[in-house]
Context: one part of a larger RNA
Molecule: small-subunit ribosomal RNA, 5' domain
Organism: uncultured rumen bacterium
């Protein structure tokens, strides 16, 4: 010199495009942050053209809502880094050891049956959450039964490959195992192979922080048969058998820590970081479990166990911001309890559309970069003023005033987008344009011994005090405090921290 998520102190116009809890993974009032679908289904409710009519009503196509069954989605998006020194990441590889909803492509199919449970009526329990019990019922829910191209399993058998465990193909017997329907007729849906995309598991090579003031460390521990499990290898579990295996090429232990693109510094080599953004991991009070599913052992699902809070009729129950706002505590410190789905994308839905604190905007902050302006020309009687002083001047200084001019930003007015594909604009009457009116509204901070650009005056008297080092003050201090000059940056200047 350079840089930051920065704080601090003085001081502050404007715009643009960034960024903000680095600390207590501490604890939270409140609202919102995952729904959707009536074109899977039965009902329930409004509205209702019509019809019938004892004029009291009744029935009823369509229409709309919609509690519950039932499908997809709540494994995506979003947040934090507690924890991990690991195959967790980074990189290259294997999978002859495996899976992948919707998607896309080809092939084949969709036949008959059954029984139930909510809704929903009664009847009951509880203070509530929330249940029990009888009775009716529909379905794209559930279960059986045919059918099986082609798949699975078993049994022998031929052919081609492969580094091996072995894989691929053909074709034979047996055994098994689908399916659903909606409809405005235009679709949208269902099963089953097989292939694709897409996404995900495993498992290997390298690499990956500091201590030896941590030297031994292990019993499912290292291997084997065997069997369980699992999409899928494996001590991943079990039962037996054998005694192995790691380790000075740092095992173990302990302390630190998410990693990586990148960021920041340097000519490089290298050293430091791991905020924003982009991969991956992992966590969701705290430890434990499985269910459900194509996918979780699941932030806003459950089940248990603990702590904390709440609610109670004390029997018993309810809660989980490391989502977006906001609260209160911590702290130098770190925003609005905002406005929209208009775009982009994402979920549902045949669609219209509904949801979406994702995201798009705005709010607040000089906390960062980058631009701007705070006028411009003239203008010596070198006016006053103020500071010195050798009293004669000096220097503030073309600086000021006055004179002529301009309007960039800010103001006021008037018009006004793109961002949207036929409609749909939060932003937003924004941004831009035009027009008007006046120099008006708009500069500080630091330093001046020497490093290091910049000098006197006056207080003070080793005192108040400065001070990054060296160092300055004890009566003529260019080093402390004012003052007035002046030097450097500039809406910023020091300053403290950290890194190089």
């Nucleotide at each position: 010199g350079g840089a930051u998520g920065a704080a601090c102190g003085c001081u502050g116009g404007c715009g643009g495009c960034g960024u903000g809890c680095c600390u207590a993974a501490c604890a939270c009032a409140u609202g919102c942050a995952a729904g959707u679908c009536g074109a899977a289904c039965g009902g329930a409710g409004u509205g209702g053209a019509u019809u019938c009519u004892u004029c009291g009503g009744a029935a009823a196509a369509c229409a709309c809502u919609u509690a519950g069954u039932g499908g997809c989605g709540g494994a995506c998006g979003g947040g934090u880094g507690a924890g991990u020194a690991a195959c967790g990441c980074g990189u290259g590889g294997g999978u002859a050891a495996u899976c992948u909803g919707c998607c896309u492509u080809a092939c084949a199919c969709a036949g008959g049956g059954g029984g139930a449970c909510a809704a929903c009526a009664g009847u009951u329990g509880g203070a509530a959450a929330c249940g029990a019990c009888u009775g009716c019922u529909a379905a794209u829910a559930c279960c059986g039964c045919a059918u099986a191209a082609g798949c699975c399993c078993a049994c022998a058998g031929g052919a081609u490959c492969g580094c091996a465990u072995g894989a691929u193909c053909c074709g034979g017997u047996g055994a098994g195992a689908a399916a659903a329907g909606a409809u405005u007729c235009a679709u949208c849906g269902g099963u089953g192979u097989a292939a694709g995309a897409u996404g995900a598991g495993c498992c290997c090579g390298c690499g990956u922080u500091g201590g030896a003031u941590u030297a031994g460390c292990u019993a499912g521990u290292u291997g084997g048969c065997g069997g369980g499990g699992u999409a899928a290898c494996g001590g991943c579990c079990c039962a037996c058998c054998a005694a192995g295996g790691c380790g000075a090429c740092g095992a173990u232990c302990c302390a630190u820590a998410g990693c990586c693109g990148a960021c920041c510094u340097g000519a490089g080599a290298g050293g430091g970081u791991g905020a924003u953004c982009g991969g991956c991991c992992a966590c969701a009070u705290u430890g434990g479990g499985a269910c459900u599913g194509a996918g979780a052992c699941a932030c806003g699902g459950c089940c248990c166990a603990a702590a904390c809070u709440c609610c109670u009729a004390c029997g018993g129950g309810a809660g989980g911001c490391a989502g977006c706002a906001g609260u209160g505590g911590g702290g130098a410190a770190u925003a609005u309890u905002g406005c929209g789905c208009a775009a982009u994308g994402g979920g549902g839905g045949g669609a219209a559309c509904c949801c979406u604190g994702a995201c798009g905007c705005a709010g607040c902050a000089a906390c960062g970069c980058c631009g701007c302006g705070u006028g411009a020309g003239u203008g010596a009687a070198g006016a006053a003023g103020u500071a010195u002083u050798u009293c004669g001047g000096u220097a503030u200084g073309u600086a000021a005033a006055g004179c002529u001019c301009u309007a960039u930003c800010a103001g006021c007015a008037g018009g006004g987008a793109a961002g949207a594909a036929g409609a749909u604009g939060a932003c937003g009457g924004u941004a831009c344009c035009u027009g008007c009116a006046g120099a008006a509204g708009a500069a500080g901070u630091c330093c001046c011994g020497g490093c290091u650009a910049a000098c006197u005056a006056c207080g003070u008297g080793c005192c108040a005090g400065c001070a990054g080092c060296c160092g300055c003050g004890g009566u003529a201090a260019u080093a402390c405090g004012u003052a007035g000059g002046g030097g450097a940056c500039a809406a910023g200047c020091g300053u403290u921290a950290u890194c190089c």